The prediction has a mean pLDDT of 77. A computed fold for a 60-nucleotide RNA from an Acidimicrobiales bacterium, annotated as Fluoride riboswitch aptamer (crcB RNA motif). The organism belongs to Acidimicrobiales, within Bacteria. The model forms 100% of the base pairs in the Rfam consensus.
RNA sequence: UUGCAAGAAGGCGAUGGGGUCCGCCGUAACCGCCGCAGGGCUGAUGACUCCUACCACAUC
Repeated sequence: UUGCAAGAAGGCGAUGGGGUCCGCCGUAACCGCCGCAGGGCUGAUGACUCCUACCACAUC
């Protein structure tokens, strides 16, 4: 460089991990919002729950 064959247990749902459920994707699903810009805002969930991290208040 060329030819042939295979490519599983899947992957994903705006910041980490586990469990359950839901949805979506497999040439993909997915990759937050506002602002002309400078810049600003919410959240560790798709939903529920637990842990960790972070933030606010109160008590010891």